[in-house]
Context: one part of a larger RNA
């Protein structure tokens, strides 16, 4: 390449937006590239089929012929599908109007509880901390408790298999400014749509770079224990860091381990938004029917049945290694192998 996969055996790019490219509602019309069709050339010769012929047969040997198929060129066909170009339509996308949920983002204000550290004042002998202990802290007066004051980080009930975000991820109140959605109307536009190689944007943590802060927590480290050792696991310190602004880094078991769009395909039962209610609609769970699947399980939120587009896989190991290349301040990412071995 075919084929045949991607929840858990290899295998969904971490998510989005979007360029080429691929796909692509619906109706009329004309065209005839695609499609069909017939003719002409042409595909060496040998093999292969077919029908003979010749070695007594065969197997070999030889002689005639074509089918189907590609490619080129002429010449038709026009129901049907793709396309092309005209014109149109509203079911797909979008708009516009009224509604409305929300921890969506972003600045900025302000707040209580706790912690820890200073000061004062009462007090007087232990605190602490463990399996048990020391290490450390205390009469220079500590734990306790009272008052005042600083500071920094995080927001208790509410809270919920509830809510918003594309994802990571968002939770004290308050204002500003802003992004999406979702329902109702059916005004408006007329296919404007999906997918998306590459490309750009976000992307926890944890590191890095420069300024700040630094109350708790604490990798490193130091000490007490523990133990044959203990470079651990408990314990008392405690740097970096965790917090901010700024600007890199691009990984995570970045998970629903399950790419994105549409259409279909049994129900029940609970949340949540809308809507006076119901229904329905659009989200979140759970049980299950057909079907699915090696089971496990999935099951109108599909891993079921189908069409489109994009990613990735093809035996373990060596290996995400080693080269090269791009990228980074660097850590390193990204790309990606062999020999050789079973």
């Nucleotide at each position: 390449u075919u084929g045949g996969g991607c929840g858990u055996a290899a295998a969904g790019c971490g998510u989005c937006u979007g360029u080429a490219g691929g796909u692509g509602g619906u109706u009329u019309u004309u065209a005839a590239a695609g499609u069909c069709u017939a003719c002409u050339g042409u595909c060496a010769a040998a093999u292969c089929c077919c029908a003979g012929a010749g070695c007594u047969c065969a197997a070999c040997u030889u002689u005639g012929g074509a089918c189907a198929g590609g490619c080129a060129g002429u010449g038709g066909a026009g129901u049907a599908c793709u396309u092309a170009a005209a014109a149109g339509c509203u079911a797909g996308a979008g708009u516009a109007u009224g509604g409305u949920a929300g921890g969506g983002g972003u600045a900025g204000a302000g707040g209580g509880a706790a912690u820890u550290c200073c000061u004062u004042g009462u007090g007087g002998a232990g605190c602490g901390g463990u399996g048990a202990a020391a290490u450390g802290c205390a009469c220079a007066g500590a734990g306790a408790u009272a008052a005042g004051g600083a500071a920094g980080a995080a927001c208790a009930c509410c809270a919920g298999u509830g809510g918003c975000g594309a994802a990571g991820g968002c939770g004290c109140u308050c204002u500003a400014c802003u992004g999406g959605g979702c329902c109702a109307u059916g005004a408006c536009u007329g296919a404007c749509a999906c997918u998306g190689a590459g490309a750009g944007a976000c992307g926890a943590u944890a590191g890095c770079u420069g300024g700040g802060g630094g109350a708790g927590c604490g990798a490193a480290a130091a000490g007490g224990a523990u133990u044959a050792g203990a470079u651990a696991c408990c314990c008392u310190u405690g740097u970096a860091g965790u917090c901010c602004c700024a600007g890199c880094c691009g990984u995570a078991a970045a998970c629903g381990a399950u790419g994105g769009a549409c259409a279909c395909u049994a129900a029940g039962u609970g949340c949540u938004g809308u809507u006076u209610g119901a229904a329905g609609c659009a989200g979140u769970g759970c049980u299950g029917u057909a079907g699915c699947u090696a089971a496990c399980g999935c099951g109108u939120u599909a891993a079921g049945u189908g069409u489109c587009c994009c990613g990735c896989c093809u035996g373990g190991g060596a290996a995400g290694u080693a080269u090269g290349c791009u990228c980074g301040c660097a850590a390193g990412a990204g790309u990606g192998a062999a020999a050789c071995u079973c």
A computed fold for a 342-nucleotide part of an RNA from Chlorolobion braunii, annotated as small-subunit ribosomal RNA, central domain.
Its Rfam family is "Bacterial small subunit ribosomal RNA".
A source record names the gene rrn16S.